[in-house]
RNA sequence: UGCCCGAUGGUGUAACGGCAGCACGACUGGCUCUGGACCAGUUAGCCGAGGUUCGAAUCCUCGUCGGGCAG
Numbered sequence: 001u002g003c004c005c006g007a008u009g010g011u012g013u014a015a016c017g018g019c020a021g022c023a024c025g026a027c028u029g030g031c032u033c034u035g036g037a038c039c040a041g042u043u044a045g046c047c048g049a050g051g052u053u054c055g056a057a058u059c060c061u062c063g064u065c066g067g068g069c070a071g
Base pairs, nucleotide, nucleotide: 001070002069003068004067005066006065007064010024011023012022013021018054025043026042027041028040029039030038047063048062049061050060051059
């Protein structure tokens, strides 16, 4: 320098172009002599900027970061 792959709550991981879900964690309450476990609730997310579309996490372009291949 070129090419390929990836980026989603604090963490891990889903989502035929049509309400962004699940698990763990954290917080609050219940239960308990206390803690854990269990039960109920709450918290919090699509890497950035444009474009296409009635509608974009998803398709296109550029960029950022990470990984891989070639030289």
The RNA shown here (transfer RNA) has 71 nucleotides and comes from a soil metagenome. Its Rfam family is "tRNA". Rfam classes the family as a transfer RNA. About the family: Transfer RNA (tRNA) molecules are approximately 80 nucleotides in length. Rfam links the family to the GO term triplet codon-amino acid adaptor activity. The sequence is in RNAcentral, with records from MGnify.